[in-house]
Overview:
Predicted 3D model of a 73-nucleotide RNA (transfer RNA) from Pseudanabaena sp. SU_2_4.
RNA sequence: GGGGGAUUAGCUCAGUUGGUAGAGCGCUGCAAUCGCACUGCAGAGGUCAGGGAUUCGAGUUCCCUAUCCUCCA
Numbered sequence: 001g002g003g004g005g006a007u008u009a010g011c012u013c014a015g016u017u018g019g020u021a022g023a024g025c026g027c028u029g030c031a032a033u034c035g036c037a038c039u040g041c042a043g044a045g046g047u048c049a050g051g052g053a054u055u056c057g058a059g060u061u062c063c064c065u066a067u068c069c070u071c072c073a
Stems, first nucleotide, its partner, number of pairs: 001072007010025004019056001027043005049065005
């Protein structure tokens, strides 16, 4: 320098043909308990890495950039 892949909640990861962004763990509150843990219920938490394009509509399609992994030279 070139090819491929990854980037989504604090962490690990889903997301179907482009149509309301989700799960588990963690966190907060309540219930339960003498109390703690476990359990149940409820809740908070998101610039979908950044920018642009296409579209009525983009996490999803296209282009550029950044970081990481891998292969070739």
Its mean pLDDT, the model's own confidence on a scale to 100, is 83. Its Rfam family is "tRNA". Rfam describes the family as follows. Transfer RNA (tRNA) molecules are approximately 80 nucleotides in length. It is annotated as a transfer RNA. Taxonomically the source falls in Pseudanabaena (Bacteria, Bacillati, Pseudanabaenales, Pseudanabaenaceae).